[in-house]
RNA sequence: GGGCUGGUAGCUCAAUGGAGAGCGCGCGCUGGAUAAGCGCGAGGUCGGAUGGUUCAAAUCCAUCCCCGGCCCA
Numbered sequence: 001g002g003g004c005u006g007g008u009a010g011c012u013c014a015a016u017g018g019a020g021a022g023c024g025c026g027c028g029c030u031g032g033a034u035a036a037g038c039g040c041g042a043g044g045u046c047g048g049a050u051g052g053u054u055c056a057a058a059u060c061c062a063u064c065c066c067c068g069g070c071c072c073a
Stems, first nucleotide, its partner, number of pairs: 001072007010023004018055001025041005047065006
């Protein structure tokens, strides 16, 4: 330099058009009490930008950029 692949909550990851799970965190219930269990809740510019399709884009299309991984040179 070229090709492929990934980037979504604090962490690990889902989601083929209208943002979720587990763990963690906060509050409550239970309990002598911690943990466990149960319930509720907070937490996201969906890597960034521009344009396009659509009633609606994290998602589909185009171009460029940033970061990680693999392969080729």